[in-house]
């Protein structure tokens, strides 16, 4: 320099056009003789890397930029 993959709650990842979910973690309650342990039921936490474009509607499609990873020269 060229090309490919990737960026979504604190962490790991789903979601591939119709107003964002799971597990773990955090936190409230119940039960287990007690418990910071176990099980169960809740809650909070994300303007989806940024800026444009397409669309009635974009996390999703297109362009550019940018963080991370990889291949080739």
């Nucleotide at each position: 320099g060229u090309c490919c993959c990737u960026g979504u709650g604190g962490c790991u990842c789903a979601g591939u056009g119709g107003u964002a979910g799971a597990g773990c973690a955090u936190u409230g309650g119940a039960u287990u003789g007690c418990g910071g342990a176990a099980u169960c039921c809740g809650a909070a936490a994300g303007u989806c890397u940024g800026a444009g474009g397409u669309u009635u509607g974009a996390u999703u499609c297109c362009u550019c930029a940018u963080g991370g990873g990889g291949a080739c020269u």